[in-house]
RNA sequence: GGCUGGAUAGCUCAGCUGGUAGAGCAAACGAUUGAAAAUCGUUGGGUCGCCGGUUCAAGUCCGGCUCUGGCCA
Numbered sequence: 001g002g003c004u005g006g007a008u009a010g011c012u013c014a015g016c017u018g019g020u021a022g023a024g025c026a027a028a029c030g031a032u033u034g035a036a037a038a039u040c041g042u043u044g045g046g047u048c049g050c051c052g053g054u055u056c057a058a059g060u061c062c063g064g065c066u067c068u069g070g071c072c073a
Stems, first nucleotide, its partner, number of pairs: 001072007010025004019056001027043005049065005
């Protein structure tokens, strides 16, 4: 340099054929306990890597860029 995968909550990851973003774990609070652990419940937490474009509408489609894994040279 070329080809290809990935970037979404604190962490690990879903998110189909474009239609108001979710799970598990973690955290806070509550229930339970003599007190804890475990368990159960509730709640908060997101510029969907960045900049543009298309569209009534973009995590999703298009272009460029950044970071990162793999392959080729």

The RNA shown here (transfer RNA) has 73 nucleotides and comes from Deinococcus marmoris. The source organism's lineage runs through Bacteria, Deinococcota, Deinococcales, Deinococcaceae and Deinococcus. The prediction has a mean pLDDT of 82.